[in-house]
RNA sequence: AUGAGAGCAAGGGGAGAGACCUCCUUUGUGAGGCGCCGAAGGAGCAAGCAUAUGUGAAUCUCUCAGGCAAAAAGACUCUUGUUUGACG
Repeated sequence: AUGAGAGCAAGGGGAGAGACCUCCUUUGUGAGGCGCCGAAGGAGCAAGCAUAUGUGAAUCUCUCAGGCAAAAAGACUCUUGUUUGACG
């Protein structure tokens, strides 16, 4: 010196579902109610392995939390920079 893969940072892309109803009205990120969404987070599990009732994934399931005009957030992904580093 090659630099797969992984971590971190910045920027970009990024779905779904009521701008619902009532009340107070300090018009607020307010209180209550019904209906919905899943891609923050969280929880649950198959095969397999193990056998002391265990371990075990998700974009699956649940919907606690979060969200349902815009904004913000957003799994995931791309680019750049940087750290490490399989292989050679």